[in-house]
Context: one part of a larger RNA
C1' cells in the first nucleotide's frame, strides 16, 4: 500500500420491497450439451457460452466424409519454347477431365520485337479454415456511463509511501461551495455532435387546398394559391434567468410565476487507468512449429437438418376483455431498374396471364393490425388450439428424395394457465398490435428498425444481489 471480513458508518442502482406481464408445466421453431455417425466441421462455457460467430447449409456455400481425379498446381513473381484469344458441335464420363472437327488470326510497331490471352520443360516456389490467443497486432466482451485513475512542484516520513484525492454541505457526478501543507494540472464527469418535443424566418414541387371559379359516378381532378399541413436549411428558446423560504450573505435544495418544454426536458453516440494470461490464429494481419504426390488442389453424392434424453432463448396456445362471419377508420419509417410491378382477365387460392407507371415527397410494395359497428358461437377438450398426417396443386431454381416456402380439401395431438425455482420493467415505458428493412434465386416464430392501443406501483431501504467512499481488525499480497 492494497485485496479480504457472516466488522462498523454513510450513500447509489428495477438490488429488495410495492406493482404488471412472462419463464419452469403442453406443442413447435431454434441454438447447445449428449449420444449417434463414413461424415454428423470448427469455435463460443457462470454473470460476459447456449434465436452466439451464421445480414438467412438443397448444389454452391463448405472448412467434414466416401469415392474418383491433379501435382510448379485454382492463385503471385521470374521463365527457354510454342500458339492470338476465343467461338461452335460431336463423343467417352457422374461430373472433374479427355478427345475429336469446324470456324477464328487481334492490337500497337523504329517491321527487330512488343502487348493482352492460352499451352508450357526445368526450378526458385506457391499453398494450408493444419497447431500454437498461454509467442503478437488489431477488433470485442466484462466490471461500468460505475465515479473513479494519476502527475508535476512543494510539505511529511530513514523507507515503502502519505499529502493533494481526507473533514463539513451538496450533486446524477473528484458536481460546486467552505475549511486545510498544500498549489495547480492531466485522463474520466459535464459541455461541444445527432434525433425528438415549442415558435420564426426563407424556399413552395412531386408537397398542400383556407379563399376564388371550372369541374366529377368519384376525387387537388383543373385553372389558381403558398395562407394551413409538410418538407429541409438557417435562427430564437431553458440559463436555478426571476419571486419566496431553508441554508453558513456559499454551493445547493424545496415552492412559486411565467412558459410547447424547469432545473441533466426525453432518447442516441461517446466507454479514464485498469480486471479477467476473459474472446478472436476460421475476418485480417503476424512470430515460432508443422504438411509438401498431401494436413495442397478440383469433381460427384453425401454430412453440417441425425435422436432414447438433457438444457438454453423464442413462437403459438390453453379461450367469452374470446373465435368466426360481413361491413368501416387512423400510421410511421423503408425498399425497389438482373428491380418494384398497379389496373383489368383467369383461377376457391397459393399464383398465372397481359401490360401501365416508376431510378420514385410524383409510379409501386401496400392491405396497416389491435380498433369500431352489426351478427352468430354459450363454456364444451367446445365454431377453443392448431401439432400430425394423407391427397391435390402453387413458386423459386440445372435440381426441392435426404433437406424449401406457399396454397386448397381433409385429419384435428397435446393443452383447462403451469411444482421447486427463476426473468423482465419505473412511462409514451410494461404490456399488446401490425408494418417495413437487412441477409436472399428462394427460405425469418430470429435480428435491426417503425409507428398504434396504452397501464399498475414505488410506503420505505431491515434484509438479497452488485457497486461507490471512509473507517476498523487481519494468521493473505
Nucleotide at each position: 500500500u492494497g485485496a479480504c471480513g457472516g466488522g462498523g458508518a454513510c450513500c447509489c442502482g428495477c438490488a429488495c420491497a410495492a406493482g404488471c406481464g412472462g419463464u419452469g408445466g403442453a406443442g413447435u421453431a431454434u441454438g447447445u450439451g449428449g449420444u449417434u455417425u463414413a461424415a454428423u466441421u470448427c469455435g463460443a462455457a457462470g454473470c460476459a457460452a447456449c434465436g452466439c460467430g451464421a445480414a438467412g447449409a438443397a448444389c454452391c456455400u463448405u472448412a467434414c466424409c466416401a469415392g474418383g481425379c491433379c501435382u510448379u498446381g485454382a492463385c503471385a513473381u521470374u521463365g527457354a519454347c510454342u500458339g492470338a484469344a476465343g467461338u461452335u458441335a460431336c463423343u467417352a464420363g457422374a461430373g472433374a477431365u479427355a478427345g475429336u472437327a469446324a470456324u477464328g488470326u487481334u492490337u500497337c510497331u523504329u517491321c527487330g520485337g512488343a502487348a493482352a490471352c492460352a499451352g508450357g520443360a526445368a526450378a526458385a516456389c506457391a499453398g494450408g479454415u493444419g497447431g500454437u490467443g498461454c509467442a503478437u497486432g488489431g477488433c470485442u466482451g466484462u466490471c461500468g456511463u460505475c465515479a473513479g485513475c494519476u502527475c508535476g512542484u512543494g510539505u511529511c516520513g530513514u523507507g515503502a509511501g502519505a499529502u493533494g484525492u481526507u473533514g463539513g454541505g451538496u450533486u446524477a457526478a473528484g458536481u460546486c461551495c467552505c475549511g486545510c501543507a498544500a498549489c495547480g494540472a492531466g485522463c474520466g464527469c459535464a459541455a461541444c455532435c445527432c434525433c425528438u418535443g415549442u415558435u420564426c424566418u426563407u424556399u413552395g414541387u412531386u408537397g398542400c387546398c383556407a379563399u376564388c371559379a371550372g369541374g366529377u359516378a368519384g376525387a387537388g381532378c383543373u385553372g389558381g394559391g403558398c395562407a394551413c399541413u409538410c418538407a429541409a436549411a438557417g435562427g430564437a428558446g431553458a440559463c436555478u434567468g426571476c419571486c419566496g423560504c431553508g441554508g453558513a450573505g456559499a454551493a445547493c435544495g424545496c415552492g412559486g410565476a411565467g412558459g410547447a418544454a424547469g432545473g441533466c426536458g426525453g432518447g442516441g453516440a461517446u466507454g479514464a487507468c485498469g480486471u479477467c494470461a476473459a474472446g478472436u490464429c476460421a475476418u485480417c494481419a503476424u512470430g515460432c512449429c508443422c504438411c509438401u504426390u498431401a494436413u495442397g488442389g478440383u469433381c460427384u453424392g453425401g454430412g453440417c437438418u441425425a435422436c432414447a434424453c438433457a438444457c438454453g432463448u423464442a413462437c403459438u396456445a390453453c379461450a367469452a376483455u374470446g373465435g368466426g362471419a360481413c361491413g368501416g377508420a387512423c400510421a410511421g419509417a423503408g425498399a425497389g431498374c438482373a428491380g418494384c410491378g398497379a389496373a383489368c382477365c383467369c383461377g376457391c387460392g397459393a399464383g398465372g396471364g397481359c401490360a401501365a407507371g416508376c431510378g420514385a415527397a410524383c409510379c409501386u410494395c401496400a392491405a396497416a393490425a389491435a380498433c369500431c359497428g352489426u351478427u352468430u358461437c354459450u363454456c364444451a377438450g367446445u365454431u377453443c388450439g392448431g401439432a400430425u398426417u394423407g391427397c391435390a396443386g402453387g413458386c423459386u431454381g440445372c435440381a426441392a428424395c435426404u433437406c424449401g416456402c406457399c396454397u386448397g380439401c381433409a385429419u384435428g395431438a397435446a393443452g383447462u394457465c403451469g411444482g421447486a425455482a427463476u426473468c423482465g420493467c419505473u412511462a409514451g415505458u410494461a404490456a399488446u398490435c401490425g408494418c417495413a428493412g437487412g441477409u436472399c434465386a428462394g427460405c425469418a416464430u430470429a435480428c435491426u428498425g417503425c409507428g398504434g392501443u396504452g397501464a399498475a406501483u414505488a410506503c420505505g431501504u431491515u434484509c438479497c444481489c452488485g457497486g461507490g467512499u471512509c473507517u476498523u481488525g487481519c494468521a493473505c499480497a

The part of an RNA shown here (small-subunit ribosomal RNA, 3' major domain) has 477 nucleotides and comes from an uncultured bacterium.
Its mean pLDDT, the model's own confidence on a scale to 100, is 86.
Its Rfam family is "Bacterial small subunit ribosomal RNA". Rfam links the family to the GO terms ribosome and structural constituent of ribosome.